[in-house]
RNA sequence: AAAGAGUGAAAAACGGUCGCGCUUUAUGAAAACUUAAAGUGAGGAAAGUCCGAGCUCCACAGAGCCGGGGUGCCCGGUAACGCCGGGGCGGAGUGAUCCGACGGAAAGUGCCACAGAAAACAGACAGCCUAUCUAUCCGCUUUGCGGUGGAUAGAGGCAAUGGUGAAAACGAGGUGUAAGAGACCCCGCCCGUCGGGGGAGACCCUGACGGGGGUAAACCCCACCCGGAGCAAGGCCAAAUAGGGGAAAAGGGGCUGGCUCGCCCCUUCUGAUUCCCGGGUAGGCCGCAUGGAACCGGCAGGCAACUGCCCGGUCAAGAUAAAUGACCGUAUUUCCCCCGUUAAAACGGGGGAAAACAGAACUCGGCUUAUUUCUCUCUUUCUGG
Numbered sequence: 001a002a003a004g005a006g007u008g009a010a011a012a013a014c015g016g017u018c019g020c021g022c023u024u025u026a027u028g029a030a031a032a033c034u035u036a037a038a039g040u041g042a043g044g045a046a047a048g049u050c051c052g053a054g055c056u057c058c059a060c061a062g063a064g065c066c067g068g069g070g071u072g073c074c075c076g077g078u079a080a081c082g083c084c085g086g087g088g089c090g091g092a093g094u095g096a097u098c099c100g101a102c103g104g105a106a107a108g109u110g111c112c113a114c115a116g117a118a119a120a121c122a123g124a125c126a127g128c129c130u131a132u133c134u135a136u137c138c139g140c141u142u143u144g145c146g147g148u149g150g151a152u153a154g155a156g157g158c159a160a161u162g163g164u165g166a167a168a169a170c171g172a173g174g175u176g177u178a179a180g181a182g183a184c185c186c187c188g189c190c191c192g193u194c195g196g197g198g199g200a201g202a203c204c205c206u207g208a209c210g211g212g213g214g215u216a217a218a219c220c221c222c223a224c225c226c227g228g229a230g231c232a233a234g235g236c237c238a239a240a241u242a243g244g245g246g247a248a249a250a251g252g253g254g255c256u257g258g259c260u261c262g263c264c265c266c267u268u269c270u271g272a273u274u275c276c277c278g279g280g281u282a283g284g285c286c287g288c289a290u291g292g293a294a295c296c297g298g299c300a301g302g303c304a305a306c307u308g309c310c311c312g313g314u315c316a317a318g319a320u321a322a323a324u325g326a327c328c329g330u331a332u333u334u335c336c337c338c339c340g341u342u343a344a345a346a347c348g349g350g351g352g353a354a355a356a357c358a359g360a361a362c363u364c365g366g367c368u369u370a371u372u373u374c375u376c377u378c379u380u381u382c383u384g385g
Stems, first nucleotide, its partner, number of pairs: 001381006008374003013330006020041007028033001043357001047368002050366005055230004068226005073087005088102001089100004103221002108219002110215003125162002127158003132155010170188002173185003189212010234286004244277005249268007292315001294314005299308003332355009
């Protein structure tokens, strides 16, 4: 210098002009509101809504079983987590470093595309084999039967070699054989069981014995965890209109032969009036504007995540489809161009461009995704001293 790997930080400074939301105060006003002043006003992801919680209502309020969903190496951290830290194992990379749903395939079932002969109780396309059996032919031998050597074909044997595939019945060498094969031997890989040693554990090292396709983000088995819905939760206040219930009122009947009072029953809607009650809707208020699993710094403990409630400091927008903006100038950072300097840069001067992703809606802890710039550390390669 180039190409990378990790880590941390900041998301813009100042001034001017205009403008917006909320709160408080003042003035005017019956109120809506007007005007003025002061204060305050987005994020590292406010996003996706993927996990874990707070909070609220419903269900169960004891235990178990069935079903469903989730998680899945170990230890630790945390309010909790599927998150975080450290470690183990496996994989990728020359390396810094990164990635991993990483329990069980010897409980059972299923599946293994294409290609290939064959994809799992093995099989036989090319190929190999005449030790064995059958047939035919030839040579030698025999009078002949027969014997013996060879060739071809079939039966039969084989799975080393070739080719296919992500994967071919453990890899390589030897023994063995007619040809061969974990059939046998030595070395090695992996799995299981029983031991020995190390470690807190995952796991590592090691001995003996038995064994040798893969697949559980296929069913399944094992261990652990999980009730449901969500701020449109939920609580309070509560119009107009319509409708519901009740009372008053009017008429009729009965208790009675008549009248009055009382009580009971029916009618009133399609006659009218008054009052009361409760429910829901519109609308309003609370939830909800933060004193807490809070944030920042120091110190202490810990490899770290994190912890302390030790010391000091801070109190952080908020409503409704919903404000937090626009322009100008200066400065900053990065990039480009020109000029000067120089061996080349650094550097100095001038000009220009760019400054992202994005938008709180009950609140926290994470993850993931989007995105601009910079710091520090490390790796590999090249060049110069």